[in-house]
RNA sequence: CGUGCACGCCGGACGGCCGCGGCGGGGAGAAAUCCCGUCGAGGAAAGUCCGGACACCACAGGGCAUGGUGGUCGGCGCAAGUCGACCCGGUGAAAGCCGCGGGAAAGUGCCACAGAGACAUACCGCCGAUGGCCGGGGCGCACGUGCUCCCGGCACAGGCAAGGGUGAAAAGGUGCGGUAAGAGCGCACCGCCGUCAUGGCGACAUGGCGUGGCCAGGCAAACCCCACCAGGUGCAAGGCCAAGCAGGACCGUUCGCAGGCUGCCCGCCGAGGUCCAGGUCGGCCGCGUAGAUGGAUGGUCGUCCAAGACAAGAUCCGGCUUACAGGCGUGCUACGGCGA
Numbered sequence: 001c002g003u004g005c006a007c008g009c010c011g012g013a014c015g016g017c018c019g020c021g022g023c024g025g026g027g028a029g030a031a032a033u034c035c036c037g038u039c040g041a042g043g044a045a046a047g048u049c050c051g052g053a054c055a056c057c058a059c060a061g062g063g064c065a066u067g068g069u070g071g072u073c074g075g076c077g078c079a080a081g082u083c084g085a086c087c088c089g090g091u092g093a094a095a096g097c098c099g100c101g102g103g104a105a106a107g108u109g110c111c112a113c114a115g116a117g118a119c120a121u122a123c124c125g126c127c128g129a130u131g132g133c134c135g136g137g138g139c140g141c142a143c144g145u146g147c148u149c150c151c152g153g154c155a156c157a158g159g160c161a162a163g164g165g166u167g168a169a170a171a172g173g174u175g176c177g178g179u180a181a182g183a184g185c186g187c188a189c190c191g192c193c194g195u196c197a198u199g200g201c202g203a204c205a206u207g208g209c210g211u212g213g214c215c216a217g218g219c220a221a222a223c224c225c226c227a228c229c230a231g232g233u234g235c236a237a238g239g240c241c242a243a244g245c246a247g248g249a250c251c252g253u254u255c256g257c258a259g260g261c262u263g264c265c266c267g268c269c270g271a272g273g274u275c276c277a278g279g280u281c282g283g284c285c286g287c288g289u290a291g292a293u294g295g296a297u298g299g300u301c302g303u304c305c306a307a308g309a310c311a312a313g314a315u316c317c318g319g320c321u322u323a324c325a326g327g328c329g330u331g332c333u334a335c336g337g338c339g340a
């Protein structure tokens, strides 16, 4: 110096012109319109996954269901989460990175394709000691049959799970013994399990012992079990004002002013008038010194450079996740090259 890694940061700059939205001021005065000033997206504004604020609803107590979280210790935080130091597993030469990191020896379920078999199996294969069948020998006798006999063959009963093959995964691994062939069948070491001791706050680690041979393969982001936590719904929450239509209460009497039942009186309906309630259309608030509800933050030119990626608010805040051209800073690795 290169390579790789971690953390932090930037994510076009400046100027001219033309535009857009909010607010303030002004030309004039409510608006339209014009002028001036000022402010006007992000590291993720995104996905809407988690938590909180806020709002409404519910709520004696208990249970069930459902959801969330899940190595340890400590810090911060209301919480979700995050930070630090560690543990365990995987990965890398290393710095480091990844973990959807409670339980698979409670139960249920699933394990594609292939394969005989996915948790219990036998396709190829090995054996066939033992029993059976066939041939030969030996022995016995009642002489064509028999046998606690020997040899060879078959692979019929049957035994095995070592080897092959399938698979992401095949029943602890390696070795020795053993056997007819084999097998934790026996033994040693390793692994696993149990137990004890030591160290550590702890996750856990190390070691001893076991007259424990070990059916305890994987998946819990399948159901489930354990521990802890959690009322429900969400700004289309919710609040205020309130056309029109329909509704309620009272008046409906004299004078002017329609009537109907009914010719007249009473009564009822009703025109008309005053008041009222809920509330639709609609408007305002909620709503933020970015901020609407047809929803603003752009275009163009010039200069410069490293040549500009992903992408843009909609109640607010904290996280998580995902997308992202290029660049800067600091530290680390010691794999490669060069120089002294």
Base pairs, nucleotide, nucleotide: 001336002335004332005331006330007329008328009327010326012304013303014302015301016300017299018298020040021039022038023037024036025035026034042310046321047320049319050318051317052316053315054234055233056232057231066230067229068228069227070226071086072085073084074083075082076081087101088099089098090097091096102225103224107223108222109219110218111217123164124163125160126159127158130157131156132154133153134152135151136150137149138147139146140145141144172190173189174188175187176186177185191214192212193210194209195208196207197206198205199204238285239284240283241282247276248275249274250273251272259269260268261267305308